[in-house]
């Protein structure tokens, strides 16, 4: 030094599933926020098997599974996917 690769930052894109029901509490009302219950997601984050991989004693491992958490109008969030800027790494 061109492309790639990890980290982070900004933009954009981003799915599911009750605006349940009962109690309160603040308010003129809308609506917020707490307790309780039923029903339900899966794509923060957490945990569990494993194709697999590897340095093969053990370790790493998913968008599969589980739903502790979290979330089921709108907003927030959002795995992931593109771009763009920074480090750092590797080099045609």
């Nucleotide at each position: 030094g061109a492309a790639g690769a990890a980290c982070g930052c900004g933009c954009g894109g981003g799915a599911g599933a009750g605006a349940g029901c009962g109690g309160u509490g603040c308010g003129a009302a809308a609506g917020c926020g707490c307790c309780g219950u039923c029903g339900c997601c899966g794509a923060a984050g957490g945990a569990g098997c494993a194709a697999c991989c590897g340095c093969c004693c053990c370790g790493g491992a998913a968008a599969c599974u589980c739903u502790c958490a979290g979330g089921c109008a709108g907003a927030a969030g959002g795995a992931c996917c593109g771009c763009g800027c920074g480090u750092u790494u590797u080099g045609a």

Predicted 3D model of a 92-nucleotide RNA (Glycine riboswitch aptamer) from Allosphingosinicella humi. The RNAcentral record of the sequence draws on Rfam. Rfam family: Glycine riboswitch aptamer. Rfam describes the family as follows. This family represents the bacterial glycine riboswitch. Glycine riboswitches usually consist of two metabolite-binding aptamers domains with similar structures in tandem. The aptamers cooperatively bind glycine to regulate the expression of downstream genes. In Bacillus subtilis, this riboswitch is found upstream of the gcvT operon which controls glycine degradation. Rfam links the family to the GO term glycine biosynthetic process. NCBI's taxonomy places the organism under Bacteria, Pseudomonadati, Alphaproteobacteria, Sphingomicrobiaceae, Allosphingosinicella.